[in-house]
RNA sequence: CUUAUCAAGAGUUGGCUGAGGGACCGGCCCUGUGAAGCCACGACAACCUACCGACGCAUCGGCAAGGUGCCAAGUCCGGGCAGGUCCUCCUGCACGAUAAG
Numbered sequence: 001c002u003u004a005u006c007a008a009g010a011g012u013u014g015g016c017u018g019a020g021g022g023a024c025c026g027g028c029c030c031u032g033u034g035a036a037g038c039c040a041c042g043a044c045a046a047c048c049u050a051c052c053g054a055c056g057c058a059u060c061g062g063c064a065a066g067g068u069g070c071c072a073a074g075u076c077c078g079g080g081c082a083g084g085u086c087c088u089c090c091u092g093c094a095c096g097a098u099a100a101g
Stems, first nucleotide, its partner, number of pairs: 001101006011041001013040004020030003024079004042071001044069001047067003051062004080093005
């Protein structure tokens, strides 16, 4: 950069450590009843590989061994652009995250 997905799901675990964390800004939250991080174990999910089944050969379903990811709150909520609108909301895009290339 391209493509796909993002209202679901899953840690009150153990050890080390000790003040931050939720991308950014604003809000609102979480946090010494222990944040973030590292290690171990476990869980969730099913993007990729492998495997199994179906098949209209494009795909679909399954499985969970391997590679990632993930385990407060809808991507926590809003934001920037465009369109619609009952004037308050809706839709799409962007931004962000993850996977594959």